[in-house]
Context: one part of a larger RNA
């Protein structure tokens, strides 16, 4: 020195990105149990005691007397640390077999669409198959993602639907009219109008279809701010909501709260570089080998080390 372990005064996280590792709790039984909820839960909440052994009684398994030895009687093994806060996803679930288990993915839920059965999709070159021995309460295809309270304005681009006119038009008719060449019938070769689908243009719808949601100026009886006006621009200017936020650059943003002392956290402000409503908005009890941050309890993680045990490393053979 490595590894695995046991044991430590006094302090009790100062340690460190981070309580990582350890410790600490641990069984039954008895009393006790907050806030907050979907009333089911939270909850084994937290928290407080008991537990060997002899003997009597008894409704005979943790009941009652008496007694008896201990520092310790769930005496060993096995066997939950808790509590508060905030994000994230409701939940169980699934996943990068070998660096990620999550907040990703799924999910029930709700929406749009698209299909009328020889169904729409989808696989085959076809036969044919799946769909399905189903039938619009049924399939498929995209979004969201449990529940509560909502889901705002915009159809100009781009998508889709629809749309007996109207425009361009292809290929085909269609043939005025002309080439070449013949003596000439004729053949040849070009070709004007006109007729003629779709798509496209053209007219409407569609945002829980891709997508978007403003500048400038001035104005109240201290100052400040501007409920309010002007102007300009737009297909319309961001509604309720929630915010320095998994999003805030300036930033350690200001105030509070917690600490002696906090670039952290939470509570608020709102100046939102660059929030915002099924790309869903905001809340949410229960979950969570998720992530922040607190405290209690515990500790060799540390002040700062220091014994020992086993196995190896190391010398000899």
């Nucleotide at each position: 020195c490595c590894a695995a372990g046991u044991u430590u005064a006094a302090g009790g996280a100062a340690c460190u990105c981070g309580g990582c590792a350890a410790a600490a709790u641990g069984a039954c039984c008895u009393c006790g149990u907050a806030a907050c909820u979907u009333c089911g839960g939270g909850a084994g909440a937290a928290g407080a005691g008991g537990u060997a052994c002899u003997c009597u009684c008894u409704u005979u398994u943790a009941g009652a007397g008496a007694g008896u030895g201990a520092c310790a009687c769930a005496a060993a093994a096995u066997c939950g640390g808790g509590g508060g806060u905030a994000a994230c996803g409701a939940c169980u679930g699934u996943u990068u077999a070998a660096u990620a288990a999550a907040a990703a993915c799924a999910c029930a839920u709700g929406a749009c669409u698209c299909u009328g059965c020889u169904a729409a999709a989808u696989c085959g070159u076809a036969a044919g198959a799946u769909g399905a021995u189903g039938u619009a309460u049924a399939g498929g295809g995209u979004c969201u993602g449990a529940c509560a309270c909502c889901u705002g304005c915009c159809c100009g681009g781009u998508g889709c639907c629809a749309g007996a006119a109207g425009g361009c038009u292809a290929a085909a008719a269609g043939g005025a009219g002309a080439u070449g060449u013949g003596c000439a019938a004729g053949c040849u070769u070009c070709g004007a109008a006109u007729u003629g689908a779709a798509u496209c243009c053209c007219u409407g719808g569609u945002a829980a279809a891709c997508g978007g949601c403003g500048g400038c100026c001035g104005u109240a009886a201290c100052u400040c701010u501007g409920a309010c006006g002007g102007u300009c621009c737009u297909a319309a200017g961001g509604u309720a909501g929630c915010g320095a936020a998994a999003u805030u650059c300036c930033u350690u943003g200001u105030c509070g709260a917690u600490u002696a002392a906090c670039u952290g956290u939470c509570g608020a402000c709102c100046u939102g570089c660059a929030u915002g409503a099924a790309u869903g908005g905001u809340g949410u009890a229960a979950c969570g080998a998720u992530u922040u941050c607190c405290c209690c309890a515990c500790u060799g993680u540390c002040u700062c080390a220091a014994a020992c045990u086993u196995g190896g490393a190391c010398u000899c053979a």
This is a predicted structure of a 317-nucleotide part of an RNA (large-subunit ribosomal RNA, domain IV) from a marine metagenome. Its Rfam family is "Bacterial large subunit ribosomal RNA". Model confidence (mean pLDDT): 88 of 100.